[in-house]
RNA sequence: CAGGUCGGCCAGGCGGUCGCGCUCCGCGCUAUGCGCGGGGUGAGGAAAGUCCGGGCUCCACAGGGCACGGUGCUGGGUAACACCCAGGCGGGGUAACCCGACGGAUAGGGCCACAGAAACAGACCGCCGGGCUGGAGGGAUGGGAAAGUGGAUGGAACCGAUGGCACCUACAGUGCCUGGAUACCCAUCCACGGUACCGGCCAACCAGCCCGGUAAGGGUGAAAAGGUGGUGUAAGAGACCACCGGCGUCCGGGGUGACCCGGGCGGCCAGGCAACCCCCACCGGGAGCAAGGCCAAGCAGGGGCGACGUGGGGGCAACCCCUGUGGUUGCCUCCACACGGGGCGGCCCGUCCCGUCCGAGCCCCGGGUGGGCCGCUUGAGGCGGCGGGCAACCGCCGUCCCAGAGAGAUGACCGCCACUCCGGCCUCCGGGCCGGGGGACAGAACCCGGCUUAUCGGCCGGCCUGGAGC
Numbered sequence: 001c002a003g004g005u006c007g008g009c010c011a012g013g014c015g016g017u018c019g020c021g022c023u024c025c026g027c028g029c030u031a032u033g034c035g036c037g038g039g040g041u042g043a044g045g046a047a048a049g050u051c052c053g054g055g056c057u058c059c060a061c062a063g064g065g066c067a068c069g070g071u072g073c074u075g076g077g078u079a080a081c082a083c084c085c086a087g088g089c090g091g092g093g094u095a096a097c098c099c100g101a102c103g104g105a106u107a108g109g110g111c112c113a114c115a116g117a118a119a120c121a122g123a124c125c126g127c128c129g130g131g132c133u134g135g136a137g138g139g140a141u142g143g144g145a146a147a148g149u150g151g152a153u154g155g156a157a158c159c160g161a162u163g164g165c166a167c168c169u170a171c172a173g174u175g176c177c178u179g180g181a182u183a184c185c186c187a188u189c190c191a192c193g194g195u196a197c198c199g200g201c202c203a204a205c206c207a208g209c210c211c212g213g214u215a216a217g218g219g220u221g222a223a224a225a226g227g228u229g230g231u232g233u234a235a236g237a238g239a240c241c242a243c244c245g246g247c248g249u250c251c252g253g254g255g256u257g258a259c260c261c262g263g264g265c266g267g268c269c270a271g272g273c274a275a276c277c278c279c280c281a282c283c284g285g286g287a288g289c290a291a292g293g294c295c296a297a298g299c300a301g302g303g304g305c306g307a308c309g310u311g312g313g314g315g316c317a318a319c320c321c322c323u324g325u326g327g328u329u330g331c332c333u334c335c336a337c338a339c340g341g342g343g344c345g346g347c348c349c350g351u352c353c354c355g356u357c358c359g360a361g362c363c364c365c366g367g368g369u370g371g372g373c374c375g376c377u378u379g380a381g382g383c384g385g386c387g388g389g390c391a392a393c394c395g396c397c398g399u400c401c402c403a404g405a406g407a408g409a410u411g412a413c414c415g416c417c418a419c420u421c422c423g424g425c426c427u428c429c430g431g432g433c434c435g436g437g438g439g440a441c442a443g444a445a446c447c448c449g450g451c452u453u454a455u456c457g458g459c460c461g462g463c464c465u466g467g468a469g470c
Stems, first nucleotide, its partner, number of pairs: 001466010012417007020042010044441001048452002051450005056288004063349004068284005073087005088102001089100004103279002108277002110273003124218002126214010138202002141199003148192008159180001163177005226244006245269001247266008292374004301365005309337012321324001338356007381400008419438008
């Protein structure tokens, strides 16, 4: 210097004009108020989403069981947490650093898109064995040609050299005899050939179909049955062996612990999902400031549903006649049982309260009000210092008071400055001048602690990687 990573901070400033909420003081008035004047004060880092945890308030406080919901590595912090800190493990990154609901998959059930034969125990291709059918070639063996070509021998026809004899003196000629090349034709034999072909036999091959073996190989997929090498086999396979990986278990050591390190043994080792049911451990009452309380004002009631009441004790009153320790009726009260309703977060048990016809409670219709005050902002509070702790955080001391509306205030405009972007001009290259533009996300409503999401821009710091210079 560049790139990256983590953390912290800011969220324009000053002035003017107009305006708003709350509050204090003064004055005035038709006075719990209104008006005027003056002073003080007035949104956020997320006030947001309302996701999680608490405080506070009311209801309940009698518990047990079952359901239901949540959380889920360990230790710590905290009022509490699904938050934070530190650590462990796993994953990503060269690193700084980041991410992880991170208990259990041999308790059981369920699911795993598409592709693929198969998503957990699977045969599509491939490999191997057997059977059937078909094909092509090989070996030995039995039978065994036709036609053709070539060769040999023979024959017939035609032709007829040479030589001889006869006639003739002789030549020529004629007749007879001897004799016969090549080619063609016919027959036989031989060769090509024991060839082609036919029959069964033998061994191997190829193709198709069927039966079976095989998880080595191919292919599919996010994921396919531990990896490499060997033994073995028809082919193969943890089937067996060596090493490696992983799991379980035992022992030793370290750590509060999660867990880590080392060693022994074992079966050769059956995927993933539990933010699916489920199992295990721990946690959890409900509703919410429209909580809840007080004051003032106003109003009108009506209808329906609704439990079975029974027994006993005590007291009072009235009545009856057999005047008794009598009976009957009514009322009050207590107890027990039954039934109804309500509360105890849901259900059951249980419990508490109210009630059982002069009726608890529930439902429907109708009527009134919709004003004020409190809750309400002093709080797990901010800032500073000291101390403890690696840290989150905690303790002590000092100091400060910092929005409280109730249809809901915190705004708008102008000027200057700062920041930044664009254009133009100038430049001593540091910048300067002029003109124009930009400033987000969003907004308290009972209060806190978190998480998540949104956000124009800017500042500061730690650390890592790469390059260059000294």
Molecule: Bacterial RNase P class A
Organism: Thermoflexia bacterium